[in-house]
RNA sequence: ACGUUAUCACGAAAGGCAGAGGGACUAGACCCGACGAAGCCUUAGCAACCCUACGCUUGUAGAAGGUGCUACAUUCUACCUCGUCACGGCGGGACAGAUAACAG
Numbered sequence: 001a002c003g004u005u006a007u008c009a010c011g012a013a014a015g016g017c018a019g020a021g022g023g024a025c026u027a028g029a030c031c032c033g034a035c036g037a038a039g040c041c042u043u044a045g046c047a048a049c050c051c052u053a054c055g056c057u058u059g060u061a062g063a064a065g066g067u068g069c070u071a072c073a074u075u076c077u078a079c080c081u082c083g084u085c086a087c088g089g090c091g092g093g094a095c096a097g098a099u100a101a102c103a104g
Stems, first nucleotide, its partner, number of pairs: 002104001003102006013043005021032003026078004044070003049066002051062004074096001080093005
C1' cells in the first nucleotide's frame, strides 16, 4: 500500500519561521489568502478512537499518555442507485475521501 469495523451537519487558535498559494483528486460552483496561503516549529485548546477509574459485554466519569483535529457539512454538486414528486426538485444509499482501532 491493501483489508475489516466504527465515525464524519457538534467542538476547538495564538505566536515564530516562511513567502503564494489553499479548501484530497478531475470538472464546475462557492470561498479563504500579502490584514500573509501551503509547509515547519512552539504553546494553547477541542474531541474522546485507543486509553484510565468504577461498573462489568450495554453504562458513568476522566484526560496522564498514543493518534487525530482546531474557516466553510467530508465547503457544495457531479457519475451510479433507491424512494418520492406538483417533473422544478427533495430525501436516502453506494462510490470516493478523512480519522481511529485491529490484522497480516
This is a predicted structure of a 104-nucleotide RNA (SAM riboswitch aptamer (S box leader)) from Flavobacterium cauense. Its Rfam family is "SAM riboswitch aptamer (S box leader)". About the family: The SAM riboswitch is found upstream of a number of genes which code for proteins involved in methionine or cysteine biosynthesis in Gram-positive bacteria. The organism belongs to Flavobacterium, within Bacteria. The RNAcentral record of the sequence draws on Ribocentre. The model forms 97% of the base pairs in the Rfam consensus.